[in-house]
Context: one part of a larger RNA
């Protein structure tokens, strides 16, 4: 000196871009954040609007009634079945974690999976079936919610058939290669596995397989904090065999041994700490020190334990058991989980708004239209950071008045006011009035930004002045109050305390504290 998610003192006039629970991963009232979408999967209801049949007034015609007929219509409504999504290029936090956890280079053609999607390349969709939710009817119950009957539909759900390529066990032929169990390819035979259909006819779907891309999973090499006042550590432990498991190698799990290993002073194993990294700070480097914003990985979701659907999960707004703690309760049972957003209560030096929009970015569904999205876009508060601007500019001496000082003459405050002439950033006031949007569609927003229009008008303060350090004099006080970062001032002439004048440095900030270089 330089930095900071910073606090606290005094101050405060405007932008701009960013940043704002570092403490108790402590408890949470209310509201939303995926009970999201999809009628171009499916039925049934309402509901609109047309036709018609009916009854009735009633002279054709018209009206008016149908809960009780048929038929159709629609971006129509909101439950249900069924799909996709809820496993995120989505949002929190960092307890745990010293680990193949992360970073970094390889491997998984001698160990793998992969929905969605491809203007890749093929091949198929043939025949049945039995239910079930809704609606209806009944029963429990205080509620949550369960139960009975009867009846319906599918791209739910179950069968049977078919199979170029496919899958496994077996056979047969033969060719490349290889790292040990052998891999890839050809052939021949027997076993086995599939579908779904809708449509406004234009498309949108379903099944097989081969690839591609993506996205995950496993292994190793090598780096990754301190302790030795922690020296021995292991018994599924090291290895092999059979079996089991998995997508997929393996003690992953398990029975046996015709094994007894295996790590360790190049620190095993214990203990204390900690998420890792790109990076940040600082330093000339080398190097310390961090690991907030952002971005990559991990890990976690009231605590501990399970799995179940799924392509994907052992799942933050699923499920299931045990636990604390909250809530409701007719005591017989029930509900719940803000470490999403905002908010509240502790708790602490100390951290914001129960805001606008889904207009742009993306992100789910959906054939589109769209619809949903507290992701994210913005807007609000905070001098917490920078970083830019502003508080006027020129002239003006009788060097005014007043204040402080004096050796009493005079010096300073000082061209600084007063005065005089100018200018109008920003603020403010009126009018125009944007880009971000590709036809529509803008929350921000009447914003930015142009133009006029008034008046110097509305805008300085804070430490510090003994030396280190730039910047002194009066008084007060008298080892008293009292300063101090170090050396140190104060005990009657204090440039070091306290006041004033006057000086110095910073400057919407100044200073003090904390931490890091």
């Nucleotide at each position: 000196g330089g930095a900071c998610g910073a606090a606290c003192g005094c101050u405060g006039g405007c932008g701009g871009u960013g940043c704002g629970c570092c403490u108790u991963a402590u408890g949470c009232a209310u509201g939303c954040a995926a009970g999201g979408u999809u009628g171009a999967g499916c039925g049934a209801a309402g509901c609109u609007u047309u036709u018609u049949g009916g009854u009735a007034g009633u002279u054709u015609a018209c009206u008016a009634c149908u809960a009780g007929g048929a038929a159709a219509u629609g971006a129509c409504u909101g439950a249900g079945c069924g799909g996709c999504g809820a496993a995120c290029g989505g949002g929190g936090u960092g307890a745990g974690u010293a680990a193949c956890g992360c970073g970094u280079g390889a491997g998984c053609a001698a160990a793998u999976c992969u929905a969605c999607c491809u203007u890749u390349a093929g091949u198929u969709a043939c025949u049945g079936g039995g239910a079930u939710a809704g609606c209806c009817c009944g029963a429990g119950g205080a509620a949550a919610c369960u139960c009975g009957g009867a009846u319906u539909a599918a791209u739910a759900c179950c069968g049977g058939a078919u199979a170029u390529u496919c899958u496994u066990u077996a056979u047969u032929u033969u060719u490349u290669c290889a790292c040990a169990u052998g891999a890839a390819g050809u052939u021949u035979u027997a076993a086995g596995g599939a579908a779904a259909g809708g449509u406004c006819a234009g498309c949108c779907g379903a099944a097989c397989u081969a690839a591609g891309a993506u996205g995950a999973g496993c292994u190793c090499g090598c780096g990754u904090u301190c302790u030795a006042u922690c020296a021995g550590c292991u018994a599924g432990u090291u290895g092999g065999u059979g079996g089991g498991g998995u997508a997929a190698a393996a003690g992953c799990c398990u029975a046996c041994c015709a094994a007894a290993g295996g790590c360790u002073a190049c620190g095993a194993c214990g203990g204390a700490u900690a998420g890792c990294u790109g990076g940040u700070c600082u330093g000339a480097g080398a190097g310390g020190a961090c690991g907030a914003u952002c971005a990559g990985c991990c890990a976690c979701a009231c605590u501990g334990g399970g799995a179940c659907u799924g392509a994907g999960a052992c799942a933050c707004g699923g499920c299931c058991c045990a636990g604390a703690c909250u809530c409701c309760u007719a005591c017989g049972g029930g509900a719940g989980g803000c470490u999403g957003c905002a908010g509240c209560a502790g708790g602490g030096a100390a951290u914001a708004u129960u805001g606008u929009g889904c207009a742009a970015u993306g992100a789910g569904c959906g054939a589109a239209a769209g619809c949903u999205u507290g992701a994210c876009a913005c807007a609000g508060c905070g001098a917490c950071a920078c970083c830019g601007c502003g508080u006027g500019u020129g002239g003006g001496a009788u060097g005014a008045c007043g204040g402080u000082u004096c050796u009493a003459g005079g010096a300073u405050u000082g061209u600084a006011a007063a005065c005089c002439a100018c200018u109008u950033u920003c603020a403010g006031g009126a009018g125009g009035g944007a880009a971000g949007a590709a036809a529509a569609u803008g929350a921000c927003g009447g914003u930015a930004c142009c133009u006029c229009c008034a008046c110097a008008a509305g805008a300085a303060g804070a430490c510090c002045c003994g030396g280190c350090c730039a910047a002194c004099u009066a008084u007060g006080u008298g080892c008293c109050a009292g300063c101090a970062g170090c050396c140190g001032c104060g005990g009657u002439a204090a440039u070091a305390c306290a006041u004033a004048g006057g000086g110095g440095u910073c400057a919407a900030g100044c200073g003090u504290u904390g931490u890091c270089c």